[in-house]
RNA sequence: AACCUAUCUAGAGCGGCGGAGGGAAAGGCCCAAUGAAGCCCGGCAACCAGCAAAAGUAUGGUGCUAAUACCUUCAGGAAACUGAAUGAUGGGAU
Numbered sequence: 001a002a003c004c005u006a007u008c009u010a011g012a013g014c015g016g017c018g019g020a021g022g023g024a025a026a027g028g029c030c031c032a033a034u035g036a037a038g039c040c041c042g043g044c045a046a047c048c049a050g051c052a053a054a055a056g057u058a059u060g061g062u063g064c065u066a067a068u069a070c071c072u073u074c075a076g077g078a079a080a081c082u083g084a085a086u087g088a089u090g091g092g093a094u
Stems, first nucleotide, its partner, number of pairs: 003092006013041001015040003021031003025073004042065003047061003050057002069086001074083003
């Protein structure tokens, strides 16, 4: 990398460095020099491991830390919605 599987309307800084972009793609609509991405620190969280009889626990491995995966994108429906596809994260095996 492709495959299988669980979850995705909750939660988390008025910090430091950095300097112009970012929100997966496209169309929107937003965030951003009252500082974007990224890094450090802090924090959130129970997916896996550990500890525990269990409830739990943030010790380790990740992950996350604006807006429902920000909305829509394909199908059904008058609509509200529902399903799929795609995306993200964890785990598994080849």

Predicted 3D model of a 94-nucleotide RNA (SAM riboswitch aptamer (S box leader)) from a Eubacteriaceae bacterium. Lineage of the source: Bacteria > Bacillati > Clostridia > Eubacteriales > Eubacteriaceae. Model confidence (mean pLDDT): 87 of 100.